[in-house]
Context: one part of a larger RNA
RNA sequence: UGACGGAAGGGCACCACCAGGUGUGGAGCCUGCGGCUUAAUUUGACUCAACACGGGAAAGCUCACCCGGUCAGGACACAGUAAGGAUUGACAGAUUGAUAGCUCUUUCUCGAUUUUGUGGGUGGUGGUGCAUGGCCGUUCUUAGUUGGUGGAGUGAUUUGUCUGGUUAAUUCCGAUAACGAACGAGAUUCUAGCCUACUAACUAGGCGCCAAAUUCUUUUGCUGUAUGGCGACCUUCUUAGAGGGACAAGCAGCAAUUAGCUGCACGAGAUUGAGCAAUAACAGGUCUGUGAUGCCCUUAGAUGUCCGGGGCUGCACGCGCGCUACAAUGAAGGUAGCAGAAUGUAUCGAAACCGUGUCUGGGAAGACUCGGUAAUCACGAAUUAUUUUCGUGCUUGGGACAGGGCAUUGGAAUUAUUGCCCUUGAACGAGGAAUAUCUAGUAAGCGUGAGUCAUAAGCUCGCGUUGAUUACGUCCCUGCCCUUUGUACA
Numbered sequence: 001u002g003a004c005g006g007a008a009g010g011g012c013a014c015c016a017c018c019a020g021g022u023g024u025g026g027a028g029c030c031u032g033c034g035g036c037u038u039a040a041u042u043u044g045a046c047u048c049a050a051c052a053c054g055g056g057a058a059a060g061c062u063c064a065c066c067c068g069g070u071c072a073g074g075a076c077a078c079a080g081u082a083a084g085g086a087u088u089g090a091c092a093g094a095u096u097g098a099u100a101g102c103u104c105u106u107u108c109u110c111g112a113u114u115u116u117g118u119g120g121g122u123g124g125u126g127g128u129g130c131a132u133g134g135c136c137g138u139u140c141u142u143a144g145u146u147g148g149u150g151g152a153g154u155g156a157u158u159u160g161u162c163u164g165g166u167u168a169a170u171u172c173c174g175a176u177a178a179c180g181a182a183c184g185a186g187a188u189u190c191u192a193g194c195c196u197a198c199u200a201a202c203u204a205g206g207c208g209c210c211a212a213a214u215u216c217u218u219u220u221g222c223u224g225u226a227u228g229g230c231g232a233c234c235u236u237c238u239u240a241g242a243g244g245g246a247c248a249a250g251c252a253g254c255a256a257u258u259a260g261c262u263g264c265a266c267g268a269g270a271u272u273g274a275g276c277a278a279u280a281a282c283a284g285g286u287c288u289g290u291g292a293u294g295c296c297c298u299u300a301g302a303u304g305u306c307c308g309g310g311g312c313u314g315c316a317c318g319c320g321c322g323c324u325a326c327a328a329u330g331a332a333g334g335u336a337g338c339a340g341a342a343u344g345u346a347u348c349g350a351a352a353c354c355g356u357g358u359c360u361g362g363g364a365a366g367a368c369u370c371g372g373u374a375a376u377c378a379c380g381a382a383u384u385a386u387u388u389u390c391g392u393g394c395u396u397g398g399g400a401c402a403g404g405g406c407a408u409u410g411g412a413a414u415u416a417u418u419g420c421c422c423u424u425g426a427a428c429g430a431g432g433a434a435u436a437u438c439u440a441g442u443a444a445g446c447g448u449g450a451g452u453c454a455u456a457a458g459c460u461c462g463c464g465u466u467g468a469u470u471a472c473g474u475c476c477c478u479g480c481c482c483u484u485u486g487u488a489c490a
Base pairs, nucleotide, nucleotide: 001490002489003487004486005485007484008483009482010481011480012479013478016474017473020438021437022436023435024434027324028323029322031320032319033318034317035315036314043054044053065310066309067308068307069306071304076119077118078117079116080115086113089108090107092105093104094103123298124297126296127295128294132292134286135285136284137282138281139280144183145182146181148179149178150159151158152157162174164173165172189274190273194244195243198241199240200239201238204235205234206233207231208230209229210228211227217221250264251263252262253261254260326431330390331389332388333387334386335385336384343378344377353372354371355370357368358367359366360365397428402423403422404421405420406419407418444466445465446464447463448462449461450460451459
């Protein structure tokens, strides 16, 4: 100087507690990990900081694992063999999973490209992340870190970087042997909310005018509307450029009457949410992201590469993330009315994508047309509201497990890809000890889009819709930071 203390004092955090919400832990299923099993069940990662993680939803490929079978993609150099032929390819029969001339029989064919040996390369999802780069994660979401000149000390070092107040903050005020600085914090960036002010818009609408199926009215008529057409009109709504807007600015109180805090008013906002993020580290993860990479291994009976099949899915069991439930604030039928954000025919010699409409079909799905490379076409939800039935019964709650059938994707669906129909109708009556997460358009409920994707979401990342209870505090538990102190630790 650190680290540690079952030492003291301050400060802070829903990865802590308090007050509460929703849960998880119990059930069924999905999925990851271990174990067991297996030819193989490839493998990494194991407290926070492994375990719906490797963007890891693997039928083939992927693929690394297992069982078999091919190929040469062995550059280059040297030395052989060798044009009287180095070598290459192949029908048929046998052989084989195989229409692999793989091998054998049989012969033809090719013509210096090869082939044999040695050296040397190349490839490798082979080893080593404890040899490395880069990237990521974490310590660590806190406020921390550093040098110059000066001061103290023989020196390591220290002061600056602080008694106090204040702040989310080493943020400021001030104090002051320090002065003046740098990184981090803040600012900046993206995003949300406001603009009747500017710029505009046949890829967005509004407003007029005309026509109008249809509705109301006893009928005509009048009025209104889906829809269609016109307009030297307009930009409130929509879109998006340039800008503006908030600064604790105003008032009051508290406070050194400083920094600031609290309340009120005016206001669309008086902390929107995210991203970025210092110094020093870890023998944290990744050689399975890379034609990043050292060394080792292997390199033709291959750990290279391709093909066929299997596996990664196996099930006495243990653990983790989740989904569905246990019903009446509900389930099942009608009916009504809405969202936001996205995405869509790509590489290519062609096809593939998003789909509307009409028809067939109980449905899944199929057929025929047509629009869209998109503000132009497509999609437009469910919680919800209303009404009917059910009436507390493992019940019309629940939908696991099975049987049969029909489609779809694909070359291929068995160990059931997925979807649909009929039947079957298990546990589960709110979950012990323990434990997770969360402070406002948040939690929770509800759906929706994208990623993966031929097929395709119980996952992840976005998006909106309905929308609470309870704090607005504390240091008691768990941790973090600072100061003081102790120490047998380095």